[in-house]
C1' cells in the first nucleotide's frame, strides 16, 4: 500500500413550532421535568418470583455428551488436547461402531467375515501320448470395477500363490518408563496377524431434569338462578393433587357429566418509559460520515438470526521503501 482473520464502540446532530403518554406544580388557563434497542425480534436455554397442601420412588420422555478453570445455573463464556480444512493467522467437529439391528445409488466375481470375471498352476486324478490338453481340481497374488477389496513393502516357501513364515513400517490390544492436574504427547518390551463408512439412523453407557407460567397471581366491589337432569360416593372412601403412567402418601363429604343464568369493574403484581386497541410523531431551516435492521408490555443471564454507513484495536500473507 493490498488481500484476509478475530474482537469492541456507534446507531444521524443541532436548532424552532405544532402534538402524544407518564410524572410533579396550579382553583383553572397552563408551566417544569422524563419518554425503545443492540439486538427490544426468535420463544431456544437458565433463573428470580407467583401458583399447585408437601412436591416421595420407580418407569417412560426429554436433553447433554473431549479435559480443566468460570460462573447462581445455562444445551453459557474462556483456556486447553486431539482430527478434518486453510499458504498463514484462524475456522469447524467432539462419548460409543469387537453389545446388536438398519443403510451405503451405480459398476463389479465379491462390500462384513464377502467373492472368482479377466487370468495363474500342472504337483494329485482325468484325457491324450512326440509333445501336450486343461474336464475334476488348487489359488485369490496379477488385472479389471468402484469413494472404498479384508494392511504396506522385500524376501522365504510352493506346482503356481497366501502373513503361510520371516525382517522392517503402520494400526489394534497389553505391560512398562518419562511429561503434564486432565483430556493426551513421547520411549521401550511383548503378541496375534489386522476388524469399510454411518449413531440431528434406530440403540448402548454415563449425567440431568416435579409441572405450569404476570393472560402467573392477589385484593375490593357486584350480580344472578341457593337453577335443572343423570351418574357415583357418605370412613367397608366416589373424587382430588402430580408432563404421561404405575406405587405411596395427604385431604376428603360430597364429586363427576351434560345443560341454562349472571358477573366482560376497579386496584395491586408494575418500574429513573410503565401504556392496556396500546404513547416519542408531523413540518421547517443548516450540518455531515447522507442514515441500515428495526418499537418496550414482570424482570434478569446467555444463544440464535437481521444489519446501512463511521470509527478503533490486535493478528497473517503478499509488495515496495528504509
Nucleotide at each position: 500500500c493490498g488481500a484476509g482473520a478475530g474482537g469492541g464502540c456507534u446507531a444521524g446532530a443541532g436548532g424552532a413550532u405544532c402534538g402524544c403518554a407518564g410524572a410533579g406544580g396550579g382553583u383553572a388557563a397552563c408551566c417544569u421535568c422524563u419518554g425503545a434497542g443492540g439486538a427490544a425480534a426468535g420463544u431456544c436455554c437458565g433463573g428470580a418470583c407467583u401458583c399447585c397442601a408437601c412436591a416421595g420412588g420407580g418407569c417412560a420422555a426429554g436433553u447433554c455428551a473431549c479435559u480443566g478453570g468460570g460462573g447462581a445455573a445455562a444445551u453459557c463464556c474462556c483456556a486447553g488436547c486431539g482430527a478434518g480444512c486453510g499458504a498463514a493467522a484462524g475456522c469447524u467437529c467432539g462419548g460409543g461402531a469387537a453389545a446388536g439391528u438398519g443403510c451405503a445409488a451405480c459398476a463389479g466375481a465379491g462390500a462384513g467375515c464377502a467373492g472368482a470375471c479377466c487370468a495363474c498352476c500342472a504337483a494329485u486324478g482325468g484325457c491324450u501320448u512326440a509333445g501336450g490338453c486343461a474336464c475334476a481340481g488348487g489359488u485369490g497374488a496379477c488385472g479389471g470395477u468402484g469413494a472404498a477389496a479384508c494392511g504396506g513393502c522385500g524376501g522365504u516357501g510352493u506346482a503356481a500363490g497366501a502373513g503361510a513364515c520371516c525382517a522392517c513400517c503402520a494400526g489394534c490390544g497389553a505391560u512398562u518408563c518419562g511429561g503434564g492436574c486432565g483430556a493426551c504427547c513421547g520411549g521401550g518390551u511383548c503378541g496375534g496377524c489386522u476388524u469399510u463408512g454411518u449413531a440431528a439412523a434406530c440403540c448402548c453407557u454415563g449425567g440431568c431434569u416435579g409441572g405450569a407460567g404476570c393472560a402467573a397471581g392477589g385484593c375490593c366491589a357486584a350480580a344472578u338462578a341457593g337453577g335443572a337432569a343423570g351418574g357415583c360416593g357418605c370412613u367397608u372412601a366416589a373424587g382430588a393433587g402430580c408432563u404421561g403412567c404405575c406405587c405411596g402418601c395427604u385431604c376428603a363429604a360430597g364429586c363427576c357429566u351434560u345443560u341454562g343464568g349472571g358477573u366482560u369493574g376497579g386496584c395491586c403484581g408494575c418500574a429513573u418509559a410503565g401504556a392496556u386497541a396500546g404513547a416519542u410523531g408531523a413540518u421547517c431551516c443548516u450540518c455531515c460520515u447522507c442514515g441500515a435492521c428495526a418499537g418496550a408490555a414482570u424482570c434478569c443471564g446467555g444463544c440464535u438470526u437481521a444489519u446501512a454507513g463511521g470509527c478503533c484495536c490486535u493478528c497473517u500473507c503478499g509488495u515496495g521503501a528504509u